[in-house]
RNA sequence: CGCUCAUCCAGAGCGGUGGAGGGACGGGCCCUGUGAAGCCGCGGCAACCGACCCGAGUCCUGACUCGGGCACGGUGCUAACGCCCGAUCGAUGAGUU
Numbered sequence: 001c002g003c004u005c006a007u008c009c010a011g012a013g014c015g016g017u018g019g020a021g022g023g024a025c026g027g028g029c030c031c032u033g034u035g036a037a038g039c040c041g042c043g044g045c046a047a048c049c050g051a052c053c054c055g056a057g058u059c060c061u062g063a064c065u066c067g068g069g070c071a072c073g074g075u076g077c078u079a080a081c082g083c084c085c086g087a088u089c090g091a092u093g094a095g096u097u
Base pairs, nucleotide, nucleotide: 002096003095004094005093006092007091008090013042014041015040016039017038021031022030023029025086026085027084028083043078044077045076048074049073050072052069053068054067055066056065057064058063059062082089
């Protein structure tokens, strides 16, 4: 990079640095020198995966599946419904050759 599956109308920002862009793409519509992107620090949200706890089920009896909890670890996210419409679109997580 490709493929598969799940999710995407809920939720959560301050400071420093930087100095003109940003919201993936096209069209809109917005945000932005009352300071964009990026980077750094500290918070926060959420609960996909792992760990741990509880319940139910199955069997090969210590594992697997399902549901719930938690927020320790790995990601992710933290303007607007993925901002809106469109498309053979995108993003994130888990898995896979």
The RNA shown here (SAM riboswitch aptamer (S box leader)) has 97 nucleotides and comes from an Acidimicrobiia bacterium. The source organism's lineage runs through Bacteria, Bacillati, Actinomycetota and Acidimicrobiia. The coordinates come from a structure-prediction model, not an experiment, and the mean pLDDT is 87. Rfam family: SAM riboswitch aptamer (S box leader). Rfam's curators write: The SAM riboswitch is found upstream of a number of genes which code for proteins involved in methionine or cysteine biosynthesis in Gram-positive bacteria. Of the family's consensus pairs, 86% are formed in the model.